[in-house]
Molecule: transfer RNA
Organism: Thermoflexales bacterium
RNA sequence: GCCCCUGUAGCUCAGUUGGAUAGAGCACUGGCCUCCGAAGCCAGUGGCCCGCGUUCAAGUCGCGGCAGGGGUACCA
Numbered sequence: 001g002c003c004c005c006u007g008u009a010g011c012u013c014a015g016u017u018g019g020a021u022a023g024a025g026c027a028c029u030g031g032c033c034u035c036c037g038a039a040g041c042c043a044g045u046g047g048c049c050c051g052c053g054u055u056c057a058a059g060u061c062g063c064g065g066c067a068g069g070g071g072u073a074c075c076a
Stems, first nucleotide, its partner, number of pairs: 001072007010026004019056001028044005049065005
């Protein structure tokens, strides 16, 4: 350089045939409980890597870019 895969919450991951307000566990914050803390219970904060396009509608499809991972070549 070329090819392939991946990118969704702080972390690990779901997300159906493209369909309305994108979820789970852990973590974090507040509350309850307790003499205090842990555990447990309740509630909450927080996100689709960036841009463009297609579409009535995009996390999902297309193109470009960025980042990470893997493969492969550079012959004499």